[in-house]
């Protein structure tokens, strides 16, 4: 300086619960608490995975209406990301210590 992670030293984040905020919901945020974390620090304007689905498209049904149909209303399904997750992984970018 590179690389590596101790039963080192001195820290450092904060997992669920629960409680108040934001949010159609994933999930944020702030208290509280500590699962755990050698990057559990940044970066979704690097790639993929998951997760939700308000809009939005589609199909059923009911209803409404009608001459037939359109259309509209609700109700469920089924696709969907512009929204989420960096404590899901790969990458990138930055960082204290100094044992082997």
């Nucleotide at each position: 300086c590179c690389g590596c992670g101790a039963c080192a030293a001195g820290g450092g984040c904060a997992a669920a619960c629960c409680c108040g905020g934001c949010g159609a919901a994933a999930g944020u945020c702030g208290g509280c608490g500590g699962c755990g974390c050698a990057a559990a620090g940044c970066u979704c304007u690097g790639g993929a995975g998951g997760c939700u689905a308000c809009c939005g498209c589609u199909c059923g049904c009911a209803c409404a209406g009608c001459a037939c149909g359109a259309c509209g209303u609700g109700c469920g399904g089924g696709c969907c990301a512009c929204g989420c997750u960096a404590g899901u992984c790969c990458g990138g970018c930055u960082a204290c210590c100094g044992a082997a």
Molecule: c-di-GMP-I riboswitch aptamer
Organism: Gemmatimonadota bacterium